[in-house]
Context: one part of a larger RNA
RNA sequence: GGAUAAACGCUGGCGGCGUGCCUAACACAUGCAAGUCGAACGUCCUGCGCAAGCAGGGAGUGGCGGACGGGUGAGGAACACGUGGAGUACCUGCCUUUCAGUGAGGAAUACCGGCGAGAAAUCGCCGACAAAACCGCAUACGCUUCUCACGAAGCAAAACCGCAAGGUGCUGGAAGAUAGCUCUGCGCCCGAUUAGCCAGUUGGUGGGGUAACGGCCUACCAAGGCGACGAUCGGUAGCUGGUCUGAGAGGACGAUCAGCCACACUGGGAUUGAGAACGGCCCAGACUCCUACGGGGGGCAGCAGUGAGGAAUUUUCGUCAAUGGGGGCAACCCUGAACGAGCAACGCCGCGUGCAGGAUGACACUUUUCGGAGCGUAAACUGCUUUUCUUGGGGACGAGAACGGACGGUACCCAAGGAAGAAGCCUCGGCUAACUACGUGCCAGCAGCCGCGGUAAUACGUAGGAGGCAAGCGUUGUCC
Repeated sequence: GGAUAAACGCUGGCGGCGUGCCUAACACAUGCAAGUCGAACGUCCUGCGCAAGCAGGGAGUGGCGGACGGGUGAGGAACACGUGGAGUACCUGCCUUUCAGUGAGGAAUACCGGCGAGAAAUCGCCGACAAAACCGCAUACGCUUCUCACGAAGCAAAACCGCAAGGUGCUGGAAGAUAGCUCUGCGCCCGAUUAGCCAGUUGGUGGGGUAACGGCCUACCAAGGCGACGAUCGGUAGCUGGUCUGAGAGGACGAUCAGCCACACUGGGAUUGAGAACGGCCCAGACUCCUACGGGGGGCAGCAGUGAGGAAUUUUCGUCAAUGGGGGCAACCCUGAACGAGCAACGCCGCGUGCAGGAUGACACUUUUCGGAGCGUAAACUGCUUUUCUUGGGGACGAGAACGGACGGUACCCAAGGAAGAAGCCUCGGCUAACUACGUGCCAGCAGCCGCGGUAAUACGUAGGAGGCAAGCGUUGUCC
């Protein structure tokens, strides 16, 4: 000098675009953040109706989604990440293409009704009933297993909408796309004041397990495997694209944005599913809440918000209008994703605080050798302008065909008014641009380094003046 997720002191007019718990992965009141489908199913309720029926709603069964999106960086030095390969050792719901099929039956159960237990959470017994829920049977081009082969054995299905045409589904394959899983070469911080480390350890055989290879697991057998090219141990750390700096080489960092990983009160476990668990389940623990003391509930590292910690970090806001996501044939519903608004000079950028004229060089103030000098065209005064500001009027794009705009009566445009409402901070001994007076008297104080201050201090404090930067200025921390 540059940079900063900054903080502190003084000061503060506006706009645009960004950014905003770096500390306690500390604890959390309250609200919201994942639902949807009546075109899968029976049922109950409400309104209208004499009825047929129409419209709306509730809980439940069932389907799809809750594995995405959003947060955080604790752990982890590892195939975690980056990059290049491999998988004849693998999986892939929804989507696309394509082939074939969709026959005939059965038994339950939730909601419901009856009875009961409990403070509650919730639960028990009996009875009836539905389905695209569940289970056999049939069929098998197909797939799987066995077999050298012929062949044998095993394995499916669901309906709904529409007057119809037809559409959407369902089952079994083949291929694609997408997503994932596994293996591997290379790269990847510090310490030797860590030198030896390993017993499922290293390899083989049989078996098990997985979607899949493999000591992944197990029984037996053998005795191996790693290491100064740093094993093991200890410390530290999410990794990367990138960011800052630097002429570069390099050094430091890894906020915001994007990719990957890991985690979801702490530890463990399975279930469902194509895929696994932040707002699912079970167990244990700590904490916390309710309780009729028998027993129950909870998990903000989602968005706001609270307490605590801290030098320090925002609103318990609006809308689904756009983009995107889930469900649905659709209408539509949901969406603290997202888009916006609010707060904060936290950062970057832009604009303004007026322009021109104006000497008798006013007053005040400071200084003085008392003559003067400085402030200084600065002010007053005259003329002008209106960015910004205030008031009034108009008023969007964003919405690709119709409807539909949170932002927003915002941006922008027009008119009127009036210089009107808008400058500070640091420094002035040298480095380093900028000097005098008074006060103080090794005191009070200053200070980045050298150093100033003990009676004439350009170095402390104040004043005048000057220099620098400017809605900022200075200090401190950190990196180059």
Predicted 3D model of a 480-nucleotide part of an RNA (small-subunit ribosomal RNA, 5' domain) from uncultured Ktedonobacter sp. Rfam family: Bacterial small subunit ribosomal RNA.